A computed fold for a 391-nucleotide RNA from a Deltaproteobacteria bacterium, annotated as Bacterial RNase P class A.
Lineage of the source: Bacteria > Pseudomonadati > Myxococcota > Myxococcia.
Its Rfam family is "Bacterial RNase P class A". The family's RNA type in Rfam is ribozyme. From the family's description: Ribonuclease P (RNase P) is a ubiquitous endoribonuclease, found in archaea, bacteria and eukarya as well as chloroplasts and mitochondria.
RNA sequence: GGAGUAGUACAGAUGACCGCUGCCUUGCCCCAUGGCGAGGGGGAGGAAAGUCCGGGCUCCACAGGACAAGGUGCUGGGUAACGCCCAGUCCCGGUGACGGGCAGGAAAGUGCCACAGAAAGGAAACCGCCCCCGCCGAUUUUCUGUAUAUCGGCGGGAGUAAGGGUGAAAGGGUGAGGUAAGAGCUCACCAGUCUCGCCGGUGACGGCGGGAGCUAGGUAAACCCCACCUGGAGCAAGACCAAAUAGGGGAACGAUUGAGGGCGGUCCGUCCGAGUUCCCGGGUAGGUCGCUUGAUCUCGAUGGCAACAUCGAGACUAGAUGAAUGGUCAUUGUCCUGAAAGCGGGUGACCGCUUCAGGAAACAGAACCCGGCUUACGGACUGCUCCGGCA
Numbered sequence: 001g002g003a004g005u006a007g008u009a010c011a012g013a014u015g016a017c018c019g020c021u022g023c024c025u026u027g028c029c030c031c032a033u034g035g036c037g038a039g040g041g042g043g044a045g046g047a048a049a050g051u052c053c054g055g056g057c058u059c060c061a062c063a064g065g066a067c068a069a070g071g072u073g074c075u076g077g078g079u080a081a082c083g084c085c086c087a088g089u090c091c092c093g094g095u096g097a098c099g100g101g102c103a104g105g106a107a108a109g110u111g112c113c114a115c116a117g118a119a120a121g122g123a124a125a126c127c128g129c130c131c132c133c134g135c136c137g138a139u140u141u142u143c144u145g146u147a148u149a150u151c152g153g154c155g156g157g158a159g160u161a162a163g164g165g166u167g168a169a170a171g172g173g174u175g176a177g178g179u180a181a182g183a184g185c186u187c188a189c190c191a192g193u194c195u196c197g198c199c200g201g202u203g204a205c206g207g208c209g210g211g212a213g214c215u216a217g218g219u220a221a222a223c224c225c226c227a228c229c230u231g232g233a234g235c236a237a238g239a240c241c242a243a244a245u246a247g248g249g250g251a252a253c254g255a256u257u258g259a260g261g262g263c264g265g266u267c268c269g270u271c272c273g274a275g276u277u278c279c280c281g282g283g284u285a286g287g288u289c290g291c292u293u294g295a296u297c298u299c300g301a302u303g304g305c306a307a308c309a310u311c312g313a314g315a316c317u318a319g320a321u322g323a324a325u326g327g328u329c330a331u332u333g334u335c336c337u338g339a340a341a342g343c344g345g346g347u348g349a350c351c352g353c354u355u356c357a358g359g360a361a362a363c364a365g366a367a368c369c370c371g372g373c374u375u376a377c378g379g380a381c382u383g384c385u386c387c388g389g390c391a
Base pairs, nucleotide, nucleotide: 001387002386003385004384005383006382007381008380010378012332013331014330015329016328017327018326020043021042023040024039025038026037027036028035029034045363049374050373052372053371054370055369056368057234058233059232060231069230070229071228072227073226074088075087076086077085078084089103090101091100092099093098104225105224109223110222111219112218113217126164127163128160129159131157132156133155134154135153136152137151138150139149172190173189174188175187176186177185191215193212194211195210196209197208198207199206200205238289239288240287241286248280249279250278251277252276253275260272261271262270263269296315297314298313299312300311301310302309303308334360335359336358337357338356340355341354342353343352344351345350
C1' cells in the first nucleotide's frame, strides 16, 4: 500500500427570529365549563420500521387428570421470559483473522427415493466371467471314418456382485490366500458400527486400550417416536363521569266535572285539545383515567472468561389522539473538490498545515410499555488476518 475480518461510539454544535403541541405560573372575561393573552420550561430513533418471537399490564375463561393441536430440539449458563444472548462440543466453509449450522431418534414401526438402470434395500444377472448338456464348424494324431482334445458359434441349464454400464446413491476400501469363475468366503492393514474398561471434563464430548460381527444406504422442513413448553383476546385492553333525542320502568294530575297549550302581561272570553309534569336506571355523543417512575438510565465498586448479577451514589428523559416535535438566517466543526500564496518535510514525484471559494451529509417519524430478532441506512475510528514493497 492492497484485500479482508470482528467490533466501538456517533447520527453535527451554538445562537437569533417565526411557527406547532402538552405542562407550570399568571392577567382579563365568565356562575361555571370555557375563551383570549403574557412569561417560563419540555418535545422522536438506532432503527421510532416489519409486527416475527418473548414478557409486563388488563379483561374473559379455568377443580383435577388425560387426549388433541401447535411450538421448541447438541451441552452448560444468563434472563421476567424467549425461537434471544454468552461460553463451549461436534460438523462444515475459509490460507487466515473469522464465519455458518432447520445439530434428538433411520439398529422401534410405516412410507418414499424422480430420470436413467436388469435391480433403489437383507435387492437384482443387461453386458461380461465360469461350469455342464445338446447341435454345428474348423484344427489335431497317418489314408479314410469314428472317438478324444483344443478353439469358435448357436440354444438350454446352473453359478458369480470381481470387471463394464446406469445413477445423487448399487449393500465397506487395498492387498494376499482361496475358487470352475468369484465373493468378508478366509486373513492382514485401514475406515466405520456396536460394546466393555481406564483417564480427562459439571456436561455435550475427547483420548487410550480390548472385544464382537464383518458392514446395517438416504430421507424425520414425510408420517411417527422421545423430551420439554403452551388457555383466549388485546390499550379500539379495561375503569369512571356523563348530555340532547328516542325508547324502558315508576309516581302524580287529567279526558265535557277539560290536565296542558295558542290568541305578545293578568282575568274573562274564544280556539285547539289527550295527554302533561317529575323521578329512576341502561346505552350513545363527549370527557377523565389507564399514560409513562420503569425487569428505567448514567457513573463507580464487587463477583463472573462472558452473557449477566449484587451493592452504592446520582438523574427524571415526549405523552400527542383527524394525532405536535417544523422552517429561515448567522457563526462554526467534519468531509470532498478547485486555485493561488505562504510555511514545514523530502534528491524527487509529492505530502502536511494555514488562508480563500464552491459543494455534501443517509435511512427514516413515537401512538400502552419493555426484552429480542430481522430489515433499511451515512461516514468515522479501533483491534486482528492474509498478500505485496522498502529498511
It is recorded under the gene name rnpB. The prediction has a mean pLDDT of 76.